[in-house]
RNA sequence: UGAGCGGGCCGGGUGAUCGCCGGUUUCCCUUGGUGGGUGCAUGUUUUGUGCCAAAUUGAGGGAAACGGGAGGAAAGUCCGGGCUCCACAGGGUGCGAUGGUGGGUAACGCCCACCGGCCGGAAGGCCAGGGAAAGUGCCACAGAAAACAGACCGCCGUCGGCGUUUGUCGGCGGUAAGGGUGAAACGGUGAGGUAAGAGCUCACCAGCAGGCCGGGUGACCGGCCUGGCUCGGUAAACCCCAUCGGGAGCAAGGCCGAACAGCAGGGAGUUCGCCGUUCGCGGCGGCCCGGGGCGACCCGCUCCGGCUUCCCUUCGGGUGGGCCGCUGGAGGCGGCGGGCAACCGUCGUCCUAGAGAAAUGAUCGCCCCGCCAGAGCCGAUGGCUCUGGCGGACAGAACCCGGCUUACAGGCCCGCUCAGAUU
RNA sequence: GCCCCCAUCGUCUAGUGGCCUAGGACAUCGGGUUCUCAGUCCGAAAACCGGGGUUCGACUCCCCGUGGGGGUG
Numbered sequence: 001u002g003a004g005c006g007g008g009c010c011g012g013g014u015g016a017u018c019g020c021c022g023g024u025u026u027c028c029c030u031u032g033g034u035g036g037g038u039g040c041a042u043g044u045u046u047u048g049u050g051c052c053a054a055a056u057u058g059a060g061g062g063a064a065a066c067g068g069g070a071g072g073a074a075a076g077u078c079c080g081g082g083c084u085c086c087a088c089a090g091g092g093u094g095c096g097a098u099g100g101u102g103g104g105u106a107a108c109g110c111c112c113a114c115c116g117g118c119c120g121g122a123a124g125g126c127c128a129g130g131g132a133a134a135g136u137g138c139c140a141c142a143g144a145a146a147a148c149a150g151a152c153c154g155c156c157g158u159c160g161g162c163g164u165u166u167g168u169c170g171g172c173g174g175u176a177a178g179g180g181u182g183a184a185a186c187g188g189u190g191a192g193g194u195a196a197g198a199g200c201u202c203a204c205c206a207g208c209a210g211g212c213c214g215g216g217u218g219a220c221c222g223g224c225c226u227g228g229c230u231c232g233g234u235a236a237a238c239c240c241c242a243u244c245g246g247g248a249g250c251a252a253g254g255c256c257g258a259a260c261a262g263c264a265g266g267g268a269g270u271u272c273g274c275c276g277u278u279c280g281c282g283g284c285g286g287c288c289c290g291g292g293g294c295g296a297c298c299c300g301c302u303c304c305g306g307c308u309u310c311c312c313u314u315c316g317g318g319u320g321g322g323c324c325g326c327u328g329g330a331g332g333c334g335g336c337g338g339g340c341a342a343c344c345g346u347c348g349u350c351c352u353a354g355a356g357a358a359a360u361g362a363u364c365g366c367c368c369c370g371c372c373a374g375a376g377c378c379g380a381u382g383g384c385u386c387u388g389g390c391g392g393a394c395a396g397a398a399c400c401c402g403g404c405u406u407a408c409a410g411g412c413c414c415g416c417u418c419a420g421a422u423u
Numbered sequence: 424g425c426c427c428c429c430a431u432c433g434u435c436u437a438g439u440g441g442c443c444u445a446g447g448a449c450a451u452c453g454g455g456u457u458c459u460c461a462g463u464c465c466g467a468a469a470a471c472c473g474g475g476g477u478u479c480g481a482c483u484c485c486c487c488g489u490g491g492g493g494g495u496g
Stems, first nucleotide, its partner, number of pairs: 001419010012367007020069002023066012036052006071394001075405002078403005083249004090299004095245005100114005115129001116127004130240002135238002137234003152179002154175009187205006206230001208227008253324004264314004269287002272285005288306007331350008368392011424495007433449004441479001451467006472488005
């Protein structure tokens, strides 16, 4: 200098003018309550009503001042947690998610470190990375054969016909070494062996299973021995194993106020026992029936009701206002300590959107960055300066956090690899 | 805001991971029939929302986006 890999950060600045949202303080206006003075009426203490100034307090409106007001993703709503309500009596069958090991964390499908596999020359990147030797299913087309393998060509033996010279045709049988097909063809090389062949046998190599030894917390790695000789792929197909998961979501949920019609339809009991009785019936328990809850289903448990209000449900009617929840938190930054790291501990310091269908903006000037055009200068395919024009992204908090993913003009910084050149 | 669902020719749709070069109907276009139009007959063009992954192989299975629709006081 060029090509590339990994990580971190910023994401316009400043001034003027005009606005938007909510907060605090002060002032003004309207209105209500309490207390005070006073007039009138009633009345010997009181009550009612009007007026006045100004004290206090509540509500509404307005003005001024002060200080504050979006993001790295606020987004998608894909995971996890807090919080709130419902349930807390469990059991079984399911359903969903995750899936190497160890650690971090409130938790996770996130992060860190390591192991294994694949890709890259390297820095480095990717992996839903348990089980296919528990079972079932599937493997199109091509091919002889596609999973307890399989004879199309070829090779070999034998029988028969023809020919008779080695051949040729057909039948029966052996053979997976060779050919070709395919994503995938049942270990590889060599030797022996055989009619031809074949783990049929042997040596070495690769792989698998079992045992032992060593290292590591572990995934796993290394070594030795034995074995049968060799077992295909697919679980983001069913499935098996292990672990985790109760459900709903701030429109959760609570309080206050206003308004409307407790209006209409539907649901299901007694032959039992005990007690009381005014003899109509009532209470308790059992059984039965209906409904709610234990938000998949079943068993089981529990609650309510069984003709009047009460319970459940369907349809209808009204309101759709205020307050709380509501923002300071697993919070940011810095120092020190522990840890390879993620992260943790401790000390110091800093913070202020919180509403309602919803504010955080607009214009102009200067600066910054990029592109284009023109002019000038220089050591001239370029660089620098000046002038003018255009452009500066993705995107907008809605209960709050931790992640992931996706979108993004432009720019800055750090570490590393490879190649070339120079010293 | 929250919770769900769907996406295949222009439109409506079919489609067990392979026989898919994705089938059908209507619409469109070309040709025949007719004096002409309609109708009818023959033929043609036309699609898996985008990207990535699993697999020998993906419209189909998984993940991430994009667009559309529904429910909820």